[in-house]
Context: one part of a larger RNA
RNA sequence: UUGCAGUUAAAAAGCUCGUAGUUGGAUUUCGGGGUGGUCCGUCGGUCCAUCGUGAGACUGGCACUGACAGGCCUCCCUUCCUCUCGAAGUCCCUGUCUCCUCUUCAUUGCAGUGGAGUGGGGAAUUCGUGAUGUUUACUGUAAAAAAAUUAGAGUGAUCAAAGCAGGCAGCCGCUUGAGUACAUUAGCAUGGAAUAAUGGAAUGGGACAUGGGUCCUAUUUUGUUGGUUUCCCGGACCGAAGUGAUGAUUAAUAGGGACAGUCGGGGGCAUUCGUAUUUAAUUGUCAGAGGUGAAAUUCUUGGAUUUAUGAAAGACGAACAACAGCGAAAGCAUUUGCCAAGGAUGUUUUCAUUAAUCAAGAACGAAAGUUAGGGGUUCGAAGACGAUCAGAUAUCGUCCUAGUCCUAACCAUAAACUAUGCAGACUAGGGAUCGGUGGAUGCUACUGUUAGCUCCAUCGGCACCUUGGGAGAAAUCAAAGUUUUUGGCUUCAGGGGGGAGUAUGGUCGCAAGGCUGAAACUU
Numbered sequence: 001u002u003g004c005a006g007u008u009a010a011a012a013a014g015c016u017c018g019u020a021g022u023u024g025g026a027u028u029u030c031g032g033g034g035u036g037g038u039c040c041g042u043c044g045g046u047c048c049a050u051c052g053u054g055a056g057a058c059u060g061g062c063a064c065u066g067a068c069a070g071g072c073c074u075c076c077c078u079u080c081c082u083c084u085c086g087a088a089g090u091c092c093c094u095g096u097c098u099c100c101u102c103u104u105c106a107u108u109g110c111a112g113u114g115g116a117g118u119g120g121g122g123a124a125u126u127c128g129u130g131a132u133g134u135u136u137a138c139u140g141u142a143a144a145a146a147a148a149u150u151a152g153a154g155u156g157a158u159c160a161a162a163g164c165a166g167g168c169a170g171c172c173g174c175u176u177g178a179g180u181a182c183a184u185u186a187g188c189a190u191g192g193a194a195u196a197a198u199g200g201a202a203u204g205g206g207a208c209a210u211g212g213g214u215c216c217u218a219u220u221u222u223g224u225u226g227g228u229u230u231c232c233c234g235g236a237c238c239g240a241a242g243u244g245a246u247g248a249u250u251a252a253u254a255g256g257g258a259c260a261g262u263c264g265g266g267g268g269c270a271u272u273c274g275u276a277u278u279u280a281a282u283u284g285u286c287a288g289a290g291g292u293g294a295a296a297u298u299c300u301u302g303g304a305u306u307u308a309u310g311a312a313a314g315a316c317g318a319a320c321a322a323c324a325g326c327g328a329a330a331g332c333a334u335u336u337g338c339c340a341a342g343g344a345u346g347u348u349u350u351c352a353u354u355a356a357u358c359a360a361g362a363a364c365g366a367a368a369g370u371u372a373g374g375g376g377u378u379c380g381a382a383g384a385c386g387a388u389c390a391g392a393u394a395u396c397g398u399c400c401u402a403g404u405c406c407u408a409a410c411c412a413u414a415a416a417c418u419a420u421g422c423a424g425a426c427u428a429g430g431g432a433u434c435g436g437u438g439g440a441u442g443c444u445a446c447u448g449u450u451a452g453c454u455c456c457a458u459c460g461g462c463a464c465c466u467u468g469g470g471a472g473a474a475a476u477c478a479a480a481g482u483u484u485u486u487g488g489c490u491u492c493a494g495g496g497g498g499g500a501g502u503a504u505g506g507u508c509g510c511a512a513g514g515c516u517g518a519a520a521c522u523u
Stems, first nucleotide, its partner, number of pairs: 004494001006492001007475002012491001014364001016362002021357003026249001032077003036073004041068006047061002050057002082131002085128004090123007098115002100112002102109001135197003138192004150181002154164002166175003207243002210240001212238005254354001255351003259346002262343002267339004273317002277313003281309002284306001288299002325332002369410006379403001383399004421490001425482002428466003433461008442453004470477002496523003505516004
């Protein structure tokens, strides 16, 4: 690993990107025919056996032979099985000479798969030289792999664990064993070519032959020796014309890009509006106002609360507002403008495997908190007071600091929850809804383009309802299904409860703290 589980029992990183790693769509020789060999089957013929007096019968036969159909092997059509040179023996074809056999009047002969020698051509086999060669995984076979051990054969150690003995004969002696299997990975030899990788020809420096040129080189032959040159063998390079079906698989209900009209509380910057709140000013009136379960703290003839008028400030964005939308998540709601981005849809557009998931690493990341500025309307940790109470360091009330808001930087955590990783395939019905697209003798606006509405189809979303072939401990779940009938790909994390997310070490942080993260002991 086969073979666990991860919604709620322990356990899916908050979210996205991303390198190593792991995994990765389809497609290229399929098929047909023929010769020979072998095996089996069916139907025949001859012969033999058997039965029968016989005609004949058919039960048999590794006897001989024919037809048909099939399986396997070799070769060919047809598709290389690498090329070159040499050696060895074998075989085939064809000459020639000679011997033998047969034959003939006759060394006469299309006579003989006859023998020996010799010339030419060819085939395969074995061994070697040189040139050249896609490379692995996988798999069959063979060798090799120390014994003891293990499995297992033989054997009455009296049985057995063992041992490798033993058995017959009982005077000489004769005779059988001490086998076999397994032995993974790596290495070696050889057959296969499905599957999985890998390579080849695109700026043709591509393949194959052809002839030409340049340079180098070596031997043989020209009677001999020496020199030069040519031809020729071999090697390297150059340009030329030629041959060919000349050379680019397809365009994944994989992916990327371009384009089109859209869509959305997506993001950033600026701008604009709204009421409320609080404050101060002015104004009218007069005795209470606040607040509570009831009160009090508190404010009030120096006019509180309340009314009216405009003003300022800083927050916030009601109703519309939804089992609606957008965003990777966190999250996102006044108007308008600008900026870049994104999804889905449409497309007889383009590239052609570019993909999926991801250690390391990186971006973003509510609230609280930290640092430095600004701003401080409201609310309001801490604190003070009034109540309540046995007590109240709480709840309730009055005030109020930090904070809450903005800017610039940190922090990196939440029940960051759908407590459900991501991408892909399949499995079941329904009606709504949001976005796009296509359509209808549809309706309205009627002059039409067009716009709105209604309906149908389709792709993509957020969800819901019904059911349960299925799953589950159940609650429940169209995924939590397609799992003991267990294996499609990939990442993370869990292994009784505590001790403990503690100690220690490392690292990050200004700090608070974060990430990583035990053990003793206990039960």